This is a predicted structure of a 1484-nucleotide RNA (small-subunit ribosomal RNA) from a metagenome.
RNA sequence: AGAGUUUGAUCCUGGCUCAGAUUGAACGCUGGCGGCAUGCCUUACACAUGCAAGUCGAACGGUAACAGGUUAAGCUGACGAGUGGCGAACGGGUGAGUAAUGUAUCGGAACGUGCCCAGUCGUGGGGGAUAACUACUCGAAAGAGUGGCUAAUACCGCAUGAGGCCUGAGGGUGAAAGCGGGGGAUCGCAAGACCUCGCGCGAUUGGAGCGGCCGAUAUCAGAUUAGCUAGUUGGCGGGGUAAAAGCCCACCAAGGCGACGAUCUGUAGCUGGUCUGAGAGGACGACCAGCCGCACUGGGACUGAGACACGGCCCAGACUCCUACGGGAGGCAGCAGUGGGGAAUUUUGGACAAUGGACGAAAGUCUGGUCCAGCCAUGCCGCGUGCGGGAAGAAGGCCUACGGGUUGUAAACCGCUUUUGUCAGGGAAGAAACGACGUCCUCUAAUACAGGGUGUUAAUGACGGUACCUGAAGAAUAAGCACCGGCUAACUACGUGCCAGCAGCCGCGGUAAUACGUAGGGUGCAAGCGUUAAUCGGAAUUACUGGGCGUAAAGCGUGCGCAGGCGGUUAUGCAAGACAGAUGUGAAAUCCCCGGGCUCAACCUGGGAACUGCAUUUGUGACUGCAUGGCUAGAGUACGGUAGAGGGGGAUGGAAUUCCGCGUGUAGCAGUGAAAUGCGUAGAUAUGCGGAGGAACACCGAUGGCGAAGGCAAUCCCCUGGACCUGUACUGACGCUCAUGCACGAAAGCGUGGGGAGCAAACAGGAUUAGAUACCCUGGUAGUCCACACCGUAAACGAUGAAUGCUAGGUGUGGGGGUGCAAACCUCCGUGCCGCAGUUAACACAAUAAGCAUUCCACCUGGGGAGUACGGCCGCAAGGUUGAAACUCAAAGGAAUUGACGGGGACCCGCACAAGCAGUGGAGUAUGUGGUUUAAUUCGACGCAACGCGAAGAACCUUACCAGGACUUGACAUCCCAGGAAUCCGGCGUAAUGGCUGGAGUGCCCUUCGGGGAAUCUGGAGACAGGUGGUGCAUGGUUGUCGUCAGCUCGUGUCGUGAGAUGUUGGGUUAAGUCCCGCAACGAGCGCAACCCUUACGGUCAGUUGCUACAUUGAGUUGAGCACUCUGGCUGGACUGCCGUCGACAAAACGGAGGAAGGUGGGGAUGACGUCAAAUCAUCAUGCCCCUUACGUUCUGGGCUACACACGUACUACAAUGGCGAAAACAAAGGGCAGCGAAACCGCGAGGUGGAGCCAAUCCCAUAAAAAUCGUCUCAGUUCGGACUGCAGGCUGCAACCCGCCUGCACGAAGCUGGAAUUGCUAGUAAUCGCGGGUCAGCAUACCGCGGUGAAUACGUUCCCGGGUCUUGUACACACCGCCCGUCAAGCCAUGAAAGUUGAAAACACCCAAAGCCAGUGGGCUAACCGCAAGGAGGCAGCUGUCUAAGGUGGGUUCAAUGAUUGGGGCUAAGUCGUAACAAGGUA
Repeated sequence: AGAGUUUGAUCCUGGCUCAGAUUGAACGCUGGCGGCAUGCCUUACACAUGCAAGUCGAACGGUAACAGGUUAAGCUGACGAGUGGCGAACGGGUGAGUAAUGUAUCGGAACGUGCCCAGUCGUGGGGGAUAACUACUCGAAAGAGUGGCUAAUACCGCAUGAGGCCUGAGGGUGAAAGCGGGGGAUCGCAAGACCUCGCGCGAUUGGAGCGGCCGAUAUCAGAUUAGCUAGUUGGCGGGGUAAAAGCCCACCAAGGCGACGAUCUGUAGCUGGUCUGAGAGGACGACCAGCCGCACUGGGACUGAGACACGGCCCAGACUCCUACGGGAGGCAGCAGUGGGGAAUUUUGGACAAUGGACGAAAGUCUGGUCCAGCCAUGCCGCGUGCGGGAAGAAGGCCUACGGGUUGUAAACCGCUUUUGUCAGGGAAGAAACGACGUCCUCUAAUACAGGGUGUUAAUGACGGUACCUGAAGAAUAAGCACCGGCUAACUACGUGCCAGCAGCCGCGGUAAUACGUAGGGUGCAAGCGUUAAUCGGAAUUACUGGGCGUAAAGCGUGCGCAGGCGGUUAUGCAAGACAGAUGUGAAAUCCCCGGGCUCAACCUGGGAACUGCAUUUGUGACUGCAUGGCUAGAGUACGGUAGAGGGGGAUGGAAUUCCGCGUGUAGCAGUGAAAUGCGUAGAUAUGCGGAGGAACACCGAUGGCGAAGGCAAUCCCCUGGACCUGUACUGACGCUCAUGCACGAAAGCGUGGGGAGCAAACAGGAUUAGAUACCCUGGUAGUCCACACCGUAAACGAUGAAUGCUAGGUGUGGGGGUGCAAACCUCCGUGCCGCAGUUAACACAAUAAGCAUUCCACCUGGGGAGUACGGCCGCAAGGUUGAAACUCAAAGGAAUUGACGGGGACCCGCACAAGCAGUGGAGUAUGUGGUUUAAUUCGACGCAACGCGAAGAACCUUACCAGGACUUGACAUCCCAGGAAUCCGGCGUAAUGGCUGGAGUGCCCUUCGGGGAAUCUGGAGACAGGUGGUGCAUGGUUGUCGUCAGCUCGUGUCGUGAGAUGUUGGGUUAAGUCCCGCAACGAGCGCAACCCUUACGGUCAGUUGCUACAUUGAGUUGAGCACUCUGGCUGGACUGCCGUCGACAAAACGGAGGAAGGUGGGGAUGACGUCAAAUCAUCAUGCCCCUUACGUUCUGGGCUACACACGUACUACAAUGGCGAAAACAAAGGGCAGCGAAACCGCGAGGUGGAGCCAAUCCCAUAAAAAUCGUCUCAGUUCGGACUGCAGGCUGCAACCCGCCUGCACGAAGCUGGAAUUGCUAGUAAUCGCGGGUCAGCAUACCGCGGUGAAUACGUUCCCGGGUCUUGUACACACCGCCCGUCAAGCCAUGAAAGUUGAAAACACCCAAAGCCAGUGGGCUAACCGCAAGGAGGCAGCUGUCUAAGGUGGGUUCAAUGAUUGGGGCUAAGUCGUAACAAGGUA
């Protein structure tokens, strides 16, 4: 620091996801040791049991228990319970509540303070009770009551009063407690007095520390919470408190808070800090530390220095427990522990040894604070599980191309070491005070006591025989987890077969899965490793640092304008901001730096820095601000001109439509793609004249003008707003922007009242259509128009907020000005186009910015859900405005690129259409296919580009199919062993093969003569053979097709961020990317063309089997010859070469000449890059899978030939351009030895006999037919047509039954030119006629060739089909056979509404009112004080009142859950109906 993911590819926008760090974690697998930390995040849920706050006998009366003890006395050590004092308000826990009565930081004044420190003054003298105890009573208990005795540092007066407080300044008020140690003199019977020391007590002053109170600043989210407030805000006077204060009360005033967010709702303890981050920030607030709140829930006070009190009290409530039913007891959010909840969090441990705390004079006691130990890999840190050597690279595993590779120096084996663990031995630090004993000092009369200093010294350890050290034995006791498609380090095999499964995102899996599962191997981390959850980061994805808004999300429809923000120039002052210095504070811990201590580290510890903050103070005066005074460049005003559909009102005008009246006139008009509805003989349309009424204003007219926008158009008049220009004068910053607000705001719509010619939603009819609730047509109502009042939205768009300044030009246009006019030029304000720099993702923008800057406002943060729901506001309504969430997807989107496509455009071509000729589709037959049938009807081919196709020929064979019979190393190949040469000829038997059996027969090469070898056969064993079994979607090869269409690419350069473009486009031309010209391109390759074959002409060479001008014959038969024809070698010829016209002086085209042939002469071969997962595993080859006495091999028979039917391709016909008969002409190209087969003879014929000739320019197949000539038939199911059938024959073949071909005679079907539709063909072509060949034993209407006769037509490119080039649109890229929308139907999910129902919360009003404080109080009771007494003062209980928790009632509010039914929404491989959108998407 980035990466993956939208696309065919690209750039951008934008979300989602990943890699990092972290945690009080949990779960899965695994687990050796130690150190240091942490450990109920959930139910502030309920708690059994034990412990967590006591102590003091030096305050007191005492003596129940224990010990000692006598003088028998609580006498002594001690001490239960009690009185009294101090403590219990600390320490410990927890985070429910609390958005401020809190916290943090910094300040402040009106306070309190036990213990502690310092100072001052006191501590005199009395009194009355009471618990304990005792006697009795009640109660189950808890506990309570009555009588009696008693003490105090308990309680109450009196005295005194330095200081305090009050004051009328005279005065008044108001305290205390003793206890212990020691003791010379004096007194006393004693106790003791007395003295002294120490402690305590009272009053008071000050301090320290602690606490209470007040203020400023900061402190979460929601405006779908906008108004809140009645003790509320302030004052006077009281009360009250430790203290200020509406803290409380009476009265008075009407204030106070709030857009700088009051109030309300939700959430939350706050901080130092922790995690993350480069930082700024973001998230968090466990452990440690500070503050706050709470203690079963709610309320309350008491005591006290301090509480409204966790282990105190009272009351109410809920819950639990005990009970004799009458009553009682309780509060683990202390430490352990239990139940429950939960994914989840420990021992009912030890000790007061240390540290801290309470009490005490002290010893000491108490202390679940604390220190330790225990449990848990929960985290951090450290250590170990050995080290060195060791290749036969062992065995085993895995893979393999079978050679090997890998695991792997890994192991074994040899040597070494002993951390850790085990055993044994030793063994710390943490402990020093207090105390005791000396000594010095102080107090003192004192060498007592007490205190302080100093020296010596005893004892004290939970942890723990722990840390640590030493020794012994021994590699001994110790490795897992995740991952291996990309991101992301790491790959193979097998299994599985869209199954099982994986997955953080993209995505894997449908028979060759590096993605699932297992194994081997590898990678990463390691006593841990993964997963899940969570936070920050990456995310510049909320942008302060540091984003955007023309088209990606995003500029309010427009203006005015309060608050707010920002603001020209100059001088002076102030010093709020700002800057600088100083001071205080910013707790400690943490982080950082430098050191130190544990063997290191984690950890602990010393010092420093830092804590970016706040406050106080001093200074500066540039900048901002404030104040004052100036200036004129911003802004404005006056005077002078100008243009304009700017706005409002009134008046007037002509053209046109429609309607009405009259006239002329007659049969149609109107409308459409075509029609019909409609109007018209009751007189329309047309035409002339006259009239009515409403609406809109042609031409001018424009890229024009005006306006803030919406918008504004005949002419004239009235009223009125703004703008621009020129010069002068004036004001003197008066400015810009603008949340909330106010105003304007197209069309449609709404209300009331008018108006209504035309047009025209709805509606009706006619068409169209599969349908047509549409498009088209005929009608037609709201509405459109006017007045008034609403609505408040539009693609209200320049999809571009307003203002100001700056930054090249060019060219139009509107309005002014400059010089007298004009032209030209300059200038200001508008309005367009092109364009530089610059900007932009690109497109584009470019002085009218989307450039460079400043100010202010609005808005955006993935797509869908959704501009929806709920709530609020506005509206008469329609609706508008504000505006979510659950859920769901990994995209949605912008611009541009290349293709493809378009019922887009332009150009061009093709038997593509048109013009013609002949057909197919109808009949019969042949043949192929589908379907059906069958034991089998083997398989493949399916639009063109399957269907007379593979098959150039199925009776057996072929043959792959079926039935049955056989074989199992096999019908075929290689290797091994044994035997025999091979081979040939029989017989039996079978449907056939197989089977059984007899006979003949010994060759070749080498030889040491024993034998061996080659080839072949038989038998045997195993490796293997074999498969027309599967997959053409695993493949090679081959082929079809677009298409013989003119295209397809590359190198370098250039342009573009890039995909890509350019070249290859453009102007001409061509059959052609053919050629020429131009051009940021220049060249090149594969295609085109040419080279090849054939055909058309000539020359030359050659002359048999060919030919014949001469001779000859029945005959090229023979002689002679090679002139001609012909044959076949070589060669010539044609190239737009020549002329003219045209064209751009080009390429080319047109015409002509010559020529056998003229513009690639005709035909063929030749098929670019690629497309169709096109065809073929059944030609062949081949991966993988499958079968192996069978899916192999073989035999016989059957089938591929079936037959209701449908389709394709052909043949023959329907007849007179013909049929039949007769006689009689003219080819070419082929084939032939298992062959063609002549003549001659036989047969009506097919054919037979025959065998000459021929390995073929020689012989044979082999008579060409149509045509032409003559005759006949005369329009009919015929002398057309020949199917079908019968009989008789022929040929091939082992064999013609299923199932061949041919002949003769007889029979004589359909069919009279073929519907919709559709095919071929442009010249020696179509049509027509025959001939040959391959296959082949036989079988041809098929296929491949050959020649004969021999046409018609092409105006032309509008249309159909296919193709090419350029361009345009696109939401397509599997590419229009594309994409895609909505209803309905099915399933699932979340959600809104809903009669209601249930619960929670916070207020308000009223009722009732516990405990308690305060106030009042007739009566009752009453030790201390006063009084001789009566009585009084004071007190207690009771009663009353105010306040008030809980409870009750009520009407509303908010939130949550639920609800028959209902609404839409989302998601879900193959449902229904249509086709709305994307192309002009077929009505933009």
Its Rfam family is "Bacterial small subunit ribosomal RNA". Its family is annotated with structural constituent of ribosome and ribosome in the Gene Ontology. Its mean pLDDT, the model's own confidence on a scale to 100, is 86.